[in-house]
RNA sequence: GGGCCCAUAGUUCAGCGGUAGAAUGCGUCCAUGGCAUGGACGAGGUCGGGGUUCGACUCCCCGUGGGUCCA
Numbered sequence: 001g002g003g004c005c006c007a008u009a010g011u012u013c014a015g016c017g018g019u020a021g022a023a024u025g026c027g028u029c030c031a032u033g034g035c036a037u038g039g040a041c042g043a044g045g046u047c048g049g050g051g052u053u054c055g056a057c058u059c060c061c062c063g064u065g066g067g068u069c070c071a
Base pairs, nucleotide, nucleotide: 001070002069003068004067005066006065007064010024011023012022013021018054026042027041028040029039030038031037047063048062049061050060051059
């Protein structure tokens, strides 16, 4: 320098172009004399900028960061 892949919640990851989810962590409450543990509820997120579209996490382009391969 070039090819390919990835970027979503604090963390690890799902996500048919039309409501963003799980596990774990966090908060409140219930159960216990208390802890551990269990249960209910809740807060919390789409890397940045453009484009396409009635509508974009999703498709296209550029950038940024990471991984991998070639030189």
Molecule: transfer RNA
Organism: Candidatus Tayloriibacteriota bacterium